[in-house]
RNA sequence: GGGGCGGUAGCUCAGUUGGUAGAGCACCACGUUCGCAACGUGGGGGUCGUGAGUUCAAAUCUCACUCGCUCCA
Numbered sequence: 001g002g003g004g005c006g007g008u009a010g011c012u013c014a015g016u017u018g019g020u021a022g023a024g025c026a027c028c029a030c031g032u033u034c035g036c037a038a039c040g041u042g043g044g045g046g047u048c049g050u051g052a053g054u055u056c057a058a059a060u061c062u063c064a065c066u067c068g069c070u071c072c073a
Base pairs, nucleotide, nucleotide: 001072002071003070004069005068006067007066010025011024012023013022019056027043028042029041030040031039049065050064051063052062053061
């Protein structure tokens, strides 16, 4: 320098016609217990890497840039 894959909640990751952004763990509150753990119920938490384009509407399609992994040189 070129190719491929990836960046979504604090962490690990889903998101299949473009049509209200989700799960598990973690965190907070409550219940149960003498207490802890475990379990149950409820709750908070998101510029979907950045910018632009297409569209009535973009995490999703297109382009540029950026970061990480990997292959080739």
A computed fold for a 73-nucleotide RNA from an uncultured Lentisphaerota bacterium, annotated as transfer RNA. The coordinates come from a structure-prediction model, not an experiment, and the mean pLDDT is 82. It matches the Rfam family "tRNA".